[in-house]
Molecule: transfer RNA
Organism: Gloeobacterales cyanobacterium ES-bin-313
């Protein structure tokens, strides 16, 4: 300078041929017990990276834009 990938919950990451946004860890609460830990209920945590566009609806398809990682020159 040019091409590909990636960004979702604090933290790791699912979630298709667009139709209720999870899950593990980890945090709070409460049980269990002499107490922790473990271990077992429950419950918070989202502007799905920004901006717009298509659409009855967008994580998701387009387009621009940052930010991180690879390659090419």
């Nucleotide at each position: 300078u040019c091409c590909g990938g990636c960004u979702u919950a604090a933290c790791u990451c699912a979630a298709u041929u667009g139709g209720c946004a999870g899950a593990g860890u980890g945090c709070u609460u409460c049980g269990c017990u002499g107490u922790u830990a473990a271990c077992g209920a429950a419950g918070a945590a989202g502007u799905u990276u920004c901006a717009g566009g298509u659409u009855c609806g967008a994580u998701c398809c387009c387009u621009g834009a940052a930010g991180c990682c690879g390659g090419a020159g």